This is a predicted structure of a 73-nucleotide RNA (transfer RNA) from a Clostridiales bacterium. The prediction has a mean pLDDT of 83. It matches the Rfam family "tRNA". The family's RNA type in Rfam is transfer RNA. Lineage of the source: Bacteria > Bacillati > Bacillota > Clostridia > Eubacteriales.
[in-house]
RNA sequence: GGACAUAUAGCUCAGUAGGUAGAGCACCCCGCUCAUAACGGGGCGGUCACAGGUUCGAGUCCUGUUGUGUCCA
Numbered sequence: 001g002g003a004c005a006u007a008u009a010g011c012u013c014a015g016u017a018g019g020u021a022g023a024g025c026a027c028c029c030c031g032c033u034c035a036u037a038a039c040g041g042g043g044c045g046g047u048c049a050c051a052g053g054u055u056c057g058a059g060u061c062c063u064g065u066u067g068u069g070u071c072c073a
Base pairs, nucleotide, nucleotide: 001072002071003070004069005068006067007066010025011024012023013022019056027043028042029041030040031039049065050064051063052062053061
C1' cells in the first nucleotide's frame, strides 16, 4: 500500500426482507433467610464509532473517515 470482517447499555451479545432499540451479567431497591449466597419481584442504563447520502421512514441500504482483527504484498 491492497483485500475482507467488525464497531449496538459498564461487560458479553441479539436485532436474519428498512417501520417507535432488546436479552443475560453487573449496579440499585424490595421479598425470602437468624445471616450470607442462591432464588423471586421491581428499577436504572444506549444521539446504535464519526460525517454525509438514499427514503415518508435507517441500527439495518450506499459513500467517506476513524478504531480493532485477519490475510496479501